Context: one part of a larger RNA
Molecule: large-subunit ribosomal RNA, domain I
Organism: uncultured Verrucomicrobiales bacterium
């Protein structure tokens, strides 16, 4: 100084576990806010720094049900109280809720400063205090009022809405709108109408009852899901894009309106215009008013309200085992023996169907939600002639020129839709059927509602998992989006485990009133002793052997 062997230290892999993740299913709910929201400040306990709870009525107040022996939260102790006159506790319903924040009198570096009016208290009288009120935004009403004469813009007042801000930033519509990229470079093109940003809504949105689809003398609102099909197409025919009818299923639901006609009632320039309210009427086989004839009661309803079955918001009742020995403990193992509509699951000193918690199965709710059904209201619901006359959505359909969307890039390029400009017909009309004509079909624009099926999940509650097991699984099992880093937007952690039970080591002895030990005691076990299950490995000491 190497090796090797015991023993030990250090260290924290490794097995075990799991309060916590993650994924999905099923039902529920799908909002909350000016009656101040989400989120925070600050204070709130005898003692009280932090969490959690909760608001100056501050770990709480009432009341109404439940439960029944404790209780006074995480959390120990001690004081002190509370409870069979029923606490703590769970659960409906209600009171109180400083201050910020949309924050809304005004202001402002958020959690602070500082006015107005009105009323009460209080002063001699100010002053103080308390209550309440004062944003803006839309609508209407009034009064006012420029440039500018009439006007109008705009001030101001009342009144009535209750609209703003947060949330999963997920689904959903609308508007605005990229690049990296891919074409093996790049411009058309493609990523891609994505991302992002704006606005806007619901529990779904959105579309929706044909001026259709499109080849079948067929279908028959819409929305999804399969397929048709990577087909038809489209395309520097490159790279890419990429359909539709039709089938096959899921759902099923259809109506209101304007207009002509009448009628009532303001206004006016009065053979009559024009407004407003009723009545009517609502569609392609064309309908409808108008005129003539018949009809009065039967069906529906997606509205309103009452009633309440059933549901959620606490809970309740409930079946069956003893002995034995090992052992610190049995629930393992023998013996013998039960329930079972319960042999899911967790816990109990190892491994329980019969201990306990529950399971199954069967019960219940003052009060609140929930509303199958009833039942009332209210809407709403008919046909035939006849085809003369009137009605059927105008700066509207086309066309031009330019753009978008459509699977479709301007092409032979229709259909739809936006800007500018021309600028129509009235049913013998009109609009489509992928340039255009023709022939034959199809529908009936230029108003509007509409459940269902779909899409998504922050949240409740129930459960599953050939998902993780602590360098995994959330960043976070642990006071974590904290510690800490950044001017700030932002970044962003490490960190579980004594033991069945604290029984957490009385007392003695060393020591510095230490650290830390040795006895003693607890414990099944102390090399389980808080730096606490287990406790590899490098690494480190000590003992002994070998080698040099």
């Nucleotide at each position: 100084a190497g090796c090797a062997u015991a023993u030990g230290g250090u260290g924290g892999a490794u097995g075990c576990c799991u309060u916590g993740g993650u994924g999905c299913u099923a039902a529920c709910a799908g909002g909350c806010g000016a009656u101040g929201a989400a989120g925070g400040a600050c204070g709130u306990g005898a003692u009280a720094a932090g969490c959690u709870g909760c608001g100056a009525u501050a770990a709480g107040c009432u009341u109404c049900g439940g439960a029944g022996a404790g209780c006074g939260g995480c959390a120990a102790a001690u004081a002190c109280g509370c409870u069979u006159u029923g606490a703590u506790c769970c659960g409906g319903a209600g009171a109180u809720u400083u201050c910020c924040g949309a924050a809304u009198g005004g202001g402002g570096u958020a959690a602070c400063c500082u006015g107005g009016u009105c009323a009460a208290g209080g002063u001699a009288a100010u002053a103080c205090u308390u209550g309440a009120u004062c944003g803006u935004c839309u609508c209407a009403c009034u009064c006012u009022g420029a440039a500018u004469a009439a006007a109008u813009a705009g001030g101001a007042g009342u009144g009535a809405g209750a609209a703003c801000g947060c949330a999963a930033u997920a689904c959903c519509c609308g508007g605005u709108g990229a690049a990296g990229u891919g074409a093996a470079a790049c411009a058309u093109c493609u990523c891609a109408g994505u991302a992002a940003c704006c606005g806007g809504a619901g529990g779904a949105a959105a579309a929706g009852a044909a001026a259709g689809a499109g080849a079948a003398a067929u279908c028959g609102a819409u929305u999804c899901c399969g397929u048709a099909a990577g087909u038809a197409g489209u395309g520097g025919c490159g790279a890419g894009c990429g359909a539709a009818a039709g089938c096959g299923g899921a759902u099923g639901a259809g109506c209101c309106c304007a207009a002509a006609c009448c009628g009532a009632g303001g206004c006016c320039u009065u053979u009559g215009g024009u407004c407003u309210c009723g009545g009517g009427g609502u569609u392609g086989u064309a309908g409808g008013a108008c005129u003539c004839c018949a009809a009065u009661g039967u069906g529906g309803g997606a509205c309103u309200g009452a009633u309440a079955a059933u549901a959620c918001u606490a809970g309740a009742u409930u079946a069956a085992g003893u002995g034995u020995g090992u052992g610190g403990a049995a629930a393992a193992g023998c013996a013998c023996u039960c329930c079972a509509g319960a042999g899911a699951a967790g816990g109990u000193g190892a491994a329980a169907g019969g201990c306990c918690u529950g399971u199954g199965a069967u019960c219940g709710a003052a009060a609140g939600u929930u509303g199958a059904g009833u039942c009332a209201g209210c809407c709403u619901u008919a046909g035939g002639a006849u085809g003369u006359u009137c009605c059927u959505g105008a700066g509207u359909a086309a066309u031009g020129c330019c753009g978008c969307a459509c699977a479709c890039g301007u092409g032979a390029a229709a259909c739809g839709u936006g800007g500018c400009a021309u600028g129509a017909a009235u049913c013998u009309g009109c609009g489509c059927c992928g340039a255009c004509c023709a022939c034959g079909g199809c529908g009936u624009a230029a108003g509007g509602c509409u459940a269902a099926a779909u899409a998504c999940u922050a949240g409740u509650u129930a459960g599953c998992g050939a998902c993780c097991g602590a360098u995994a699984g959330u960043g976070a099992a642990c006071c974590a989006g904290u510690a800490c880093c950044g001017u700030g937007a932002g970044g962003g952690a490490a960190a579980g485990g004594u033991g069945a039970a604290a029984a957490g080591u009385a007392c003695c002895g060393c020591u510095g009133u230490g650290a830390g030990c040795g006895g003693a005691g607890u414990g099944a076990a102390a090399u389980a002793g808080a730096a606490c299950c287990u406790g590899a490995a490098a690494c480190c000491a000590u003992a002994u052997g070998c080698u040099u």